[in-house]
The RNA shown here (Bacterial RNase P class A) has 405 nucleotides and comes from a Fidelibacterota bacterium. The model forms 94% of the base pairs in the Rfam consensus. It matches the Rfam family "Bacterial RNase P class A". Rfam describes the family as follows. Ribonuclease P (RNase P) is a ubiquitous endoribonuclease, found in archaea, bacteria and eukarya as well as chloroplasts and mitochondria.
């Protein structure tokens, strides 16, 4: 300079007249025997929509319901640790993918069982032979083994490679006995281009976990780590692959409703008719426990009548900023520093005017002149998350490339 990647901030400013609404003082109507309250205007000082107020995904405070006891059923999360009031959230790790890299995504379990896996392909859970290789028979057709090779697919019974000799009996309905040698493995001893002794120790007609060797997959044991897992040695030949946001199994958690919650005042309460032994405790059974009732009728329905104003809840919150201190951080502790809307048919605004950013166009490219635009978007109990949506405009930290010093 150019291309990325994490994290952050601002998202319009000034002045003027006009208008709204809240809280504090102080006066004034209204009411009243007088005070508050309430209502009505004046005056003086001081506040008034966000990073997401959106969405109602989640978790709480806070209010109510006597059971919020127990179990069933439903639901929520899923790698370790920390943090928090809690959380499905937030930090630091482990592992595994992807990217040159900074970094970005993903996380219980497929060896409890059930289920799917379209196409293609013989064959996708009783495995099987489409091609091919051997053998017999035979002469073009069959029979038998065979899963090393090839083909189809995302996945075909673990994946790469090196090696496998002789002799004797036996075997073609095949692959067995015994004996020798190697190649490599262990363990001792002398010694370091190696040697010696043990020990173990390798098939076929095709084909092999038979031997080695090096991955994977699982069990075992030291050592490190609080832990997820990590590094080392060593056993087995070894359950064919994906799908659990499939059904399922495991851990842990889950009372409900929800500010139109609830909490006081006022005003007003007329009835008539059917059913009736049961009915109720804020998600749905079932136990248990309480309330209320059984003709002095709980409690359900029908028709019909009367009232509905108004105060509290209402904003000081696990709040925000700043300073200092502890932690890797996420937070946490201390402060006698600094800041705070509360509307109620829903207030926080409207108009001018200069500026401020961005495009575009003219010019004599410091600059000037001119049009035109200036995101998402609007509080309703509150808070901590997460997610969406956003013209611009900047600031911090880091990776790559290229050039120049």
């Nucleotide at each position: 300079g150019a291309a990325g990647c994490u994290g952050g901030u601002c998202g319009g400013g000034u002045a003027g007249c006009c208008g709204c609404u809240c809280c504090a003082g102080c006066c004034u109507u209204u009411u009243u025997u007088g005070u508050u309250c309430u209502u009505u205007g004046a005056c003086u000082g001081g506040g008034g929509a966000g990073g997401a107020a959106a969405g109602u995904c989640c978790g709480a405070a806070c209010u109510c319901c006597g059971c919020a006891g127990g179990g069933c059923a439903g639901g929520g999360u899923g790698c370790c640790c920390c943090g928090u009031a809690a959380c499905g959230c937030g930090g630091g790790g482990a592992c595994g993918c992807c990217g040159u890299a900074a970094g970005g995504c993903g996380u219980g379990g497929a060896a409890a069982g059930u289920g799917c896996c379209a196409c293609a392909g013989a064959a996708a859970c009783u495995a099987u032979a489409c091609c091919g290789c051997c053998c017999c028979u035979a002469u073009u057709a069959g029979g038998g083994g065979u899963a090393a090779g090839g083909g189809u697919g995302a996945a075909a019974u673990g994946g790469u490679g090196c090696g496998u000799c002789c002799c004797a009996c036996a075997a073609u309905u095949a692959a067995g006995u015994g004996g020798g040698a190697u190649a490599u493995c262990u363990c001792g001893c002398c010694g370091u281009u190696g040697g010696c002794g043990a020990g173990a120790g390798a098939g076929u007609a095709a084909g092999a976990g038979c031997g080695c060797a090096c991955c994977g997959u699982c069990c075992c044991a030291a050592c490190g780590g609080c832990g997820a897992c990590g590094u080392u040695g060593g056993g087995a030949g070894c359950a064919g692959g994906g799908c659990a946001a499939a059904c399922c199994c495991c851990a842990c958690c889950c009372g409900g409703a929800g500010c139109a919650a609830g909490a006081c005042c006022a005003a007003g309460u007329a009835g008539g008719g059917a059913a009736g032994a049961g009915g109720g405790a804020u998600u749905g059974c079932c136990c248990g426990u309480c309330c209320c009732g059984u003709u002095u009728g709980a409690u359900u329905c029908c028709c019909g009548g009367g009232u509905a104003g108004g105060u509290c809840g209402c904003u000081u919150a696990a709040u925000c900023c700043c300073g200092g201190u502890c932690g890797u951080a996420a937070g946490g502790c201390c402060g006698a520093g600094g800041a705070u809307a509360g509307a109620u048919a829903a207030a926080u605004g409207g108009c001018u005017a200069c500026c401020g950013u961005c495009c575009c166009g003219c010019u004599g490219u410091a600059g000037g002149c001119g049009g035109g635009a200036u995101a998402c978007a609007g509080a309703a109990u509150u808070c901590g998350g997460c997610u969406u949506a956003c013209a611009g405009a900047c600031c911090a930290g880091c990776u790559u490339c290229a050039g120049a010093u």